[in-house]
RNA sequence: GACCGACAAAGGCAAACCUGUUGAAAGACAGGGACGCAAAGCUAAAGGACCUAAAACUCUGUUUUAUAUAGAGUAAAGGUAGCCUGGCCACCGAA
Numbered sequence: 001g002a003c004c005g006a007c008a009a010a011g012g013c014a015a016a017c018c019u020g021u022u023g024a025a026a027g028a029c030a031g032g033g034a035c036g037c038a039a040a041g042c043u044a045a046a047g048g049a050c051c052u053a054a055a056a057c058u059c060u061g062u063u064u065u066a067u068a069u070a071g072a073g074u075a076a077a078g079g080u081a082g083c084c085u086g087g088c089c090a091c092c093g094a095a
Base pairs, nucleotide, nucleotide: 004093005092012037013036017032018031019030020029021028022027035082041088042087043086046085047084048083049080050079051078056074057073058072059071060070061069062068063066
């Protein structure tokens, strides 16, 4: 230095749930709270997977016939890094 990861030590993060804010939603943020995490640090515009569908488009219905409305479908540069791979950076040091 690289790999690796201990019933070690120091330090760290924080699922569900609750409250508030935000968003069309998925979700995000703040506080509380700990299921877990050795990268649960960063990267979502490197690839895959998954979630959502406001706007848009297509189809069907309605009737007040048009810049209307209801339903269904398609679709992400909207999200998830605590889904996987990749990339970047990093604390500690037993075997």
A computed fold for a 95-nucleotide RNA from a Syntrophomonadaceae bacterium, annotated as c-di-GMP-I riboswitch aptamer. Taxonomically the source falls in Syntrophomonadaceae (Bacteria, Bacillota, Clostridia, Eubacteriales). The sequence was found by an Rfam model in a public genome assembly.